[in-house]
Context: one part of a larger RNA
Molecule: large-subunit ribosomal RNA, domain I
Organism: uncultured bacterium
């Protein structure tokens, strides 16, 4: 060097408890009636998950369910039940130590001290129950008392408020990343936004939100670079509209005023409303409430057809011979590829309780017209304009409007007033300075149900005790690590050893080079034999 032959090693191949992605349904806040998250207990033995809470591996109840069961790692013992229904599964309930917004004071979190109230006792000791927290509201018999709010948590999603920088522009300063991160506050299940002082153009449409398209646009903005980047019309998705300030009237109060609180009225733009006056009208609609009833969901379940033997095999679901069922031949599992062995599947059926939608019926509740005249009302430091900034796809650049906003100054009142991208004219158009609104839409999670997704270096960090071990003072940061065999049948006995290991007989299995360091067992690399080569 070569071969064998064995160790080491754990690639490969098989495998799948666990991941990923996507669709469809449904579902969405918790918490002082003490939460989220923790502390320490709780079984016959009790260490780790899980559960559960001094009523503690659990208690009542109502329902299913029907022979085993007393959760798992994981046994052995004692026990329990079997039509007087256990275990278990579902509905509603009970119990629920301490700590934690933590709320009686305190504190190094689950520790430690106390007031007052009741009850127990002969008792002041002692013990058991309850109470005593901050702010805000309201009301009362006001240093108080009694009822109510409030605080904290929440992965993503929402809204406001503060807001960067790497980075691109091939350097850099307007830009640009970006109103992104990321910091603050706040709310819901969703949020915000909304019923035109909108848009458009000489046609008109008619709250909002969201998808398409208009478009990357002959729109536009840009050191006219880099890059940013609409709107409207047009198609869907969904649909819903409403209340209040005033003016008038009518009570009721007092600090008697240009005065308050309460009810009544009243809410728009072709202006409308209110007064006075004249005509008319007794119904029909809506409701974002409640009850009841009737279907149909949802949280336990039922019932579910049809196969025998040869042969090989350790084992039949293969072979081979003849059958069978099928609104079922999806899918898993049983010692090898099972429609007729097992669980399931097609299709029917099922709710004592609690509960979501839909429809109805009652109940409540909201809802009204026309014409004269009157000139009483219609949201003020607002609109508006000056200047400084933001925003609008729009970088003072322009013609630069439009919306928000510092600052100074500041009208009209329907014969008004805003808007149509300078400003005027003319036309159109719409009512600002109050306030509410389901739905379509994000957004997660469970359940179903798919997959030219993974297959243990992959897929979730995490298929095993995994946010675990373990490093950090801390914030945080983070693994490794699956397969015996169909069944433990997991090696009874002997022998070799001082005694384990270990290995040998025997013995199990279909196999033990399947032997618990176990499935298959690559290479590196280390041996022993034999052979070459020097």
């Nucleotide at each position: 060097c070569a071969a064998a032959u064995g160790g080491u090693g754990g690639a490969u191949g098989c495998c799948u408890u666990g991941g990923g992605a996507u669709g469809u349904u449904u579902g969405g806040c918790c918490g002082a009636a003490g939460a989220a998250g923790g502390a320490c207990g709780c079984a016959a033995u009790u260490g780790g998950c899980c559960g559960c809470g001094a009523u503690a591996g659990u208690c009542g109840u109502c329902g299913g369910g029907g022979a085993g069961g007393a959760g798992u790692c994981a046994a052995u013992a004692u026990c329990c039940g079997u039509u007087u229904g256990a275990u278990c599964c579902g509905g509603c309930g009970g119990u629920g130590u301490c700590c934690g917004a933590a709320u009686g004071g305190g504190g190094c979190a689950a520790c430690c001290c106390a007031g007052c109230u009741a009850c127990a006792u002969c008792a002041u000791a002692u013990g058991u129950a309850g109470u005593u927290g901050u702010u805000c509201c309201a009301c009362g018999u006001u240093u108080c008392g009694u009822g109510g709010a409030u605080c904290g948590g929440g992965a993503a999603c929402c809204u406001c408020c503060u807001g960067a920088a790497c980075u691109g522009a091939a350097a850099c300063a307007u830009c640009u990343a970006a109103g992104u991160a990321a910091g603050g506050a706040g709310a819901g299940g969703a949020a915000a936004a909304g019923a035109a002082a909108u848009c458009g153009u000489a046609a008109g449409a008619g709250a909002u939100g969201c998808c398409c398209u208009g478009a990357g646009u002959a729109a536009g903005c840009g050191g006219u670079g880099a890059g940013c980047g609409a709107a409207a019309a047009g198609g869907g998705c969904a649909g819903a509209g409403u209340c209040u300030a005033a003016a008038c009237c009518c009570a009721c109060c007092u600090u008697u005023a240009c005065g308050g609180u309460g009810g009544g009225g009243g809410u728009u733009g072709c202006a409308g409303g209110g007064u006075u006056c004249u005509u008319g009208a007794u119904a029909u609609g809506g409701g974002a409430g409640a009850a009841u009833a009737u279907g149909u969901g949802a949280u336990a379940g039922a019932a579910g057809a049809a196969c025998a033997a040869u042969c090989u095999g350790g084992a039949a679901u293969g072979u081979u011979u003849g059958a069978u069922c099928a609104a079922a031949g999806a899918g898993g599992g049983u010692g090898a590829g099972a429609a007729u062995c097992c669980c399931g599947u097609a299709u029917u059926c099922g709710a004592a309780a609690u509960u979501g939608c839909a429809u109805a019926u009652u109940c409540c509740u909201c809802u009204a017209a026309a014409g004269a005249a009157u000139a009483c009302c219609u949201a003020a430091g607002u609109a508006c304009u000056a200047u400084g900034g933001a925003g609008c796809a729009c970088g003072a650049u322009a013609a630069a409007a439009c919306u928000c906003u510092g600052u100074a100054g500041g009208a009209a009142u329907c014969u008004g007033g805003g808007g149509c991208g300078a400003c005027c004219a003319c036309g159109c158009u719409c009512c600002a300075a109050g306030a509410c609104u389901a739905a379509a839409u994000a957004c997660c999670a469970a359940a179903c149900a798919u997959c030219a997704c993974c297959g243990a270096u992959a897929g979730u960090g995490a298929a095993c005790u995994a946010g675990u071990a373990c490093c950090g003072u801390g914030a945080g940061g983070g693994a490794a690590a699956g397969g015996u065999g169909a069944a433990a049948a997991g090696a009874a006995g002997g022998g070799u050893u001082u005694g384990u290991g270990a290995c040998c007989c025997u013995g199990u299995g279909a196999a033990a080079u399947a032997g618990a360091a176990c499935c298959u067992g690559a290479a590196a690399c280390c041996a022993u034999u034999u052979g070459c080569u020097a």